[in-house]
Context: one part of a larger RNA
RNA sequence: CCCGCACCAAGACGAAAAGACCCUAUGCAGCUUUACUAUAGGUUGUCGUUGUUGUAUUGGCUUAUUUAUUCAGCAUAGCUGGGAGACUUUGAAGCAAAGACGCUAGUUUUUGUGGAGUCAUCCUUGAGAUACCAGCUUUAUACUCCAAUAUAACUAACUCGAAUUUAACUAAUUCGGGAACAGCGGCUGCCGGGUAGUUUAACUGGGGCGGUUGCCUCCUAAAUUGUAACGGAGGCGUCUAAAGGUUGGCUUAGCUCGGAUGGAAAUCGAGCCUCAAAGCACAAAAGCAUAAGCCAGCUUAACUGCAAGACCUACAAGUCAAGCAGAUGGGAAACCAGAGUUUAGUGAUCCGACCGUUUUCUAAGUGGAAAGACGGAAGCUCAACGGAUAAAAGUUACGCUAGGGAUAACAGGCUGAUCUUACCCAAGCGUUCACAGCGACGGUAAGGUUUGGCACCUCGAUGUCGGCUCGUCUUUUCCUGGGGGUGAAGUAGCUCCCAAGGGUUUGUCUGUUCGCCAAUUAAAAAGGCACGCGAGCUGGGUUCAGAACGUCGUGAGACAGUUCGGUCUCUAUCUGGUGUGGG
Numbered sequence: 001c002c003c004g005c006a007c008c009a010a011g012a013c014g015a016a017a018a019g020a021c022c023c024u025a026u027g028c029a030g031c032u033u034u035a036c037u038a039u040a041g042g043u044u045g046u047c048g049u050u051g052u053u054g055u056a057u058u059g060g061c062u063u064a065u066u067u068a069u070u071c072a073g074c075a076u077a078g079c080u081g082g083g084a085g086a087c088u089u090u091g092a093a094g095c096a097a098a099g100a101c102g103c104u105a106g107u108u109u110u111u112g113u114g115g116a117g118u119c120a121u122c123c124u125u126g127a128g129a130u131a132c133c134a135g136c137u138u139u140a141u142a143c144u145c146c147a148a149u150a151u152a153a154c155u156a157a158c159u160c161g162a163a164u165u166u167a168a169c170u171a172a173u174u175c176g177g178g179a180a181c182a183g184c185g186g187c188u189g190c191c192g193g194g195u196a197g198u199u200u201a202a203c204u205g206g207g208g209c210g211g212u213u214g215c216c217u218c219c220u221a222a223a224u225u226g227u228a229a230c231g232g233a234g235g236c237g238u239c240u241a242a243a244g245g246u247u248g249g250c251u252u253a254g255c256u257c258g259g260a261u262g263g264a265a266a267u268c269g270a271g272c273c274u275c276a277a278a279g280c281a282c283a284a285a286a287g288c289a290u291a292a293g294c295c296a297g298c299u300u301a302a303c304u305g306c307a308a309g310a311c312c313u314a315c316a317a318g319u320c321a322a323g324c325a326g327a328u329g330g331g332a333a334a335c336c337a338g339a340g341u342u343u344a345g346u347g348a349u350c351c352g353a354c355c356g357u358u359u360u361c362u363a364a365g366u367g368g369a370a371a372g373a374c375g376g377a378a379g380c381u382c383a384a385c386g387g388a389u390a391a392a393a394g395u396u397a398c399g400c401u402a403g404g405g406a407u408a409a410c411a412g413g414c415u416g417a418u419c420u421u422a423c424c425c426a427a428g429c430g431u432u433c434a435c436a437g438c439g440a441c442g443g444u445a446a447g448g449u450u451u452g453g454c455a456c457c458u459c460g461a462u463g464u465c466g467g468c469u470c471g472u473c474u475u476u477u478c479c480u481g482g483g484g485g486u487g488a489a490g491u492a493g494c495u496c497c498c499a500a501g502g503g504u505u506u507g508u509c510u511g512u513u514c515g516c517c518a519a520u521u522a523a524a525a526a527g528g529c530a531c532g533c534g535a536g537c538u539g540g541g542u543u544c545a546g547a548a549c550g551u552c553g554u555g556a557g558a559c560a561g562u563u564c565g566g567u568c569u570c571u572a573u574c575u576g577g578u579g580u581g582g583g
Stems, first nucleotide, its partner, number of pairs: 001583008010575003014570002022404004027400002029396004035198005041191003045187005051154010063142003068137001069105001078136005085119003094113008158178007201213003210230001214236006237385001238281001239340002244299007252277001254272005279288002282345001284343003303326004309320003315386001328337003351379001354376004361372002411458001412456001413454003417451001419447006428438002465540001466538003470532001471529005478503003481498006505519003509515001546564004550559003
């Protein structure tokens, strides 16, 4: 060096299972509820099946009777029309009794008596006779009819029970109870996780919690424009009939001095300063004194129909605009005016309603109307603001699927804020003396054991704390060894240098690492090795399914809260290692 045999399991990010944790999907499913929308079921009313009679109340039609009061006026004039006569021995006026109404003046009905008149036309009034006739309105009563409601009763629908019959009956017969209710059917209001279908946003230095989501201003922004971040600062969701238009005029703020009440600041005068330190409805920026700032006069262009040409821009939107026509305001005029110094003050489409036009378009035989069409304006914190629907919350540890190392938890990697160690400077402590021993305020490195940051391999799987077993390496040395200094007399120490050969305990409690404690020891050092080591062991902890407590939640359920319980697979091919044999 080659080839075996028997073993060991450190590696082949070993095998097995398209990760169950985590995230994503306008994926799925189970469950919950004061999510949304339906619905079974319950309940309310009404109609049908559904008939008869009485009483009461209410309403209605017809008929008859009746009622109708301002002031003036004989007096209780309902309205209108006709009308010169009407009623009366078929019983007038008057009187008596009773009743009704009532505005207390009277009107009216019935009965009795009575025995021949009573009333209108005339005067007053807006209107003239219930003298008479007709119609209408209104009040009340009575009858008939109809309807409703309440109640009482009936029997024949309907229903329940029993008996007879029958092999048996949901058939038939008889009897009894209930009864037009109930039951059933149609429509309807309410309740309705009992049931069902669904929804339950995105961004995000993983996700959740928090925050944000449209528009305006500044910086970032790298001197055109544009430009991101959970970068740094602020505003808007209006307002104004003047704070708009035009014509004419004016100049602000601050400081100093002087001046009654009057003060640091009110108003007055002078000076200084001067492109503005003021003001311009409000944020910021830009702009503005020739003013866009302040004051006054007159006013409504905060108009109608258009629009060349540009800016911006994926689209849709957004912005500027000379000029033309009409009508108008201010100005002597030239001219200016289609809101506001500018940039925020906002919402597409559909839908229904509104206003206008419909001479010209549709308008279903024709004329209309409805419905359209055209023009206009309003109704959305559709604020997740290019708005999925008119209409929507949770939970899953019982979970499932597709995927992701595009994205978290372990380990590794990068970094080294944090951590550990070393060094520099030396104020000060150390009786004196910075440096025996310490060392503030600061500075510079190293390490890669902590907590982190990043998210680079791994989600078609890299098993996770602690213990056991077995180790191996580092030195920044705990002991043992050799030295320097000492605030080293000696003993015992302190500190620094060299040094990794060997060593570095046993127990109580706890799943513990750690830690406290006990007893020892020369000493009971610190670390790396996937926080060494589960194809070596364990499985106490964490981290599935069961169950309980506390707390939270309406609930399903949840909790780096607690508690009891809870399947640890692999026959070694290669590398590596141990022992042994042959060439």